[in-house]
RNA sequence: UCAGGGGGCCGGGCAGCCGCGUGCGGGGCAACCCGUGUCGAGGAAAGUCCGGGCUCCACGAAGCAAGGGUGGCGGGUAACGCCCGCCCGGCGCAAGCCGAGGGAAAGUGCCACAGAGAGUAUACCGCCGAUGGAGGGAAACCUCACAGGCAAGGGUGAAAGGGUGCGGUAAAGGCGCACCGGGGCGCUGGUGACAGGGCCCGCAUGGCAAACCCCACCCGGAGCAAGGCCGAAUAGGGGCGGCGCGCCUUCGCGAAAGCGGGGCAGGUCUGUUUCGGACCCGACCGCCCGGGUUGGCUGCUUGAGCGUACGGAGCAAUCCGUCGCCCAGAUGAAUGGCUGCCACUGCCGAUACGGUCCGGCAUGUUCGGAUACCGUCGGCGGUACAGAACCCGGCUUACAGGCCCCCUGACACC
RNA sequence: GCGGGUGUAGCUCAGUUGGUUAGAGUAUCGGCCUGUCACGCCGAGGGUCGCGGGUUCAAGUCCCGUCACUCGCG
Repeated sequence: UCAGGGGGCCGGGCAGCCGCGUGCGGGGCAACCCGUGUCGAGGAAAGUCCGGGCUCCACGAAGCAAGGGUGGCGGGUAACGCCCGCCCGGCGCAAGCCGAGGGAAAGUGCCACAGAGAGUAUACCGCCGAUGGAGGGAAACCUCACAGGCAAGGGUGAAAGGGUGCGGUAAAGGCGCACCGGGGCGCUGGUGACAGGGCCCGCAUGGCAAACCCCACCCGGAGCAAGGCCGAAUAGGGGCGGCGCGCCUUCGCGAAAGCGGGGCAGGUCUGUUUCGGACCCGACCGCCCGGGUUGGCUGCUUGAGCGUACGGAGCAAUCCGUCGCCCAGAUGAAUGGCUGCCACUGCCGAUACGGUCCGGCAUGUUCGGAUACCGUCGGCGGUACAGAACCCGGCUUACAGGCCCCCUGACACC
Repeated sequence: GCGGGUGUAGCUCAGUUGGUUAGAGUAUCGGCCUGUCACGCCGAGGGUCGCGGGUUCAAGUCCCGUCACUCGCG
């Protein structure tokens, strides 16, 4: 210099003017107004994908069933599917990155096409034909490839029942041996996943569980529109009281509808009958109670809080202690706009002044030339993604642009 | 706030228990037919299976994440 890997941080600053929300103070009957402020969005406030707090509901506890989730080991945490460290496997020259990473020897299921054979393995081409058979030959032996043997080679496939090599064989084959792989047993180290080496077993059981399933562990449900309080008007509900809506009427008012007056009456109980009394029913009225729409208050922001702070434990995540700080609480929902300067950046233009490159000699405060690459100057533009809604811990996704730290490889120079 | 569904050709939709080359209708293009057009007949082209990963021999299909659209409840 180029290429790459990992981690952290910022995400405009200052001033003026105008405006919004809100706390406090003052004024006003109130609506509202005035003043004032170390006050007023984020790293993701987002998606709502996980985990909790909080609240209500349900429920003896534990356990079981259903459903869902998680899945190497150890640690962190309130908890997690998150984070840290480690193990194993894969990728990369490396720094590093990725992994739903338990069980296929409990059972069921699937493995298309191709291929002879695809899960109780198989024999298409091929090899052999020692042995038996047929033919030839005096015999040795030769030929055939009928019986039969083989799974090495070819071919198919993602996958063909360990791999490489040597021996052996008629040809072959764990048939035998060495190494690698695999299984079993115990040993050593490690908290553990696991690693190392030892002995035994020629090897007997391919893949898929992000197919059903089995094993271990975890999970009660709903959500701040949770929940609590206050509480009108109208219309329902309940209670008590008043009253008697009904029927009749040649009564009164009125055009009528209807209203009013008078009389009669339904049901139950009761007192000694005629008869009387009480209650029910019931339009309407009054009072009370309860639910409750809209609304108001609360929950509400001091909390698993924050910090370039200090000290300690730990490889780390994180934890402990001290000190300091208060950092939005809105509720159709405020947190914005303009101007100026600065910062960063893109494009365009100017400039040979500085850097850079070439040449000269007088070898340096030097001269001549080239170049718009960098600096310099000017103009125009850009500064993202996105907006709290009960609160936290994570994950994921979006994001103009910028800064910092660590590491790896290649090349060049010292 | 809580819960569900869909995404496949320009458009409307199929695609089964993962499997051979992802199809149909319509639209487009070419040819035939006709004096010409339409209709009809024949043929062709056209696919980021929303996107990115993963599991698997193999993914439109299974799993995870994400984006967009849409529906329901209060």